A computed fold for a 76-nucleotide RNA from a Planctomycetia bacterium, annotated as c-di-GMP-I-GGC riboswitch aptamer.
RNA sequence: AACCGAAACGGCAAACCGAUCGCGAGGUCGGGACGCAAAGCCGCGGGGCUCGUUCGAGCCGGCCGGGCUGCCGAAG
Numbered sequence: 001a002a003c004c005g006a007a008a009c010g011g012c013a014a015a016c017c018g019a020u021c022g023c024g025a026g027g028u029c030g031g032g033a034c035g036c037a038a039a040g041c042c043g044c045g046g047g048g049c050u051c052g053u054u055c056g057a058g059c060c061g062g063c064c065g066g067g068c069u070g071c072c073g074a075a076g
Base pairs, nucleotide, nucleotide: 003076004073005072011036012035016031017030018029019028020027021026034062040068041067042066044065045064046063047060048059049058050057051056
């Protein structure tokens, strides 16, 4: 230093509830923790979902992969 993932400091926050925005998928804020070593960012490929007669327009990204960045340091 890379792989890797014990511990610790700190971090994030599923379901659910309240408020609010959206036709909707869902978003945001607050509460709340099932989990997370990138559950940080991007939204590139696949995937899922919504609206729409279609063309198409959107949503998720805590489903898999990809790109960029990053804390700690046991064992191996």
The model forms 90% of the base pairs in the Rfam consensus. It was read from a public genome assembly, where an Rfam model found it. The coordinates come from a structure-prediction model, not an experiment, and the mean pLDDT is 86.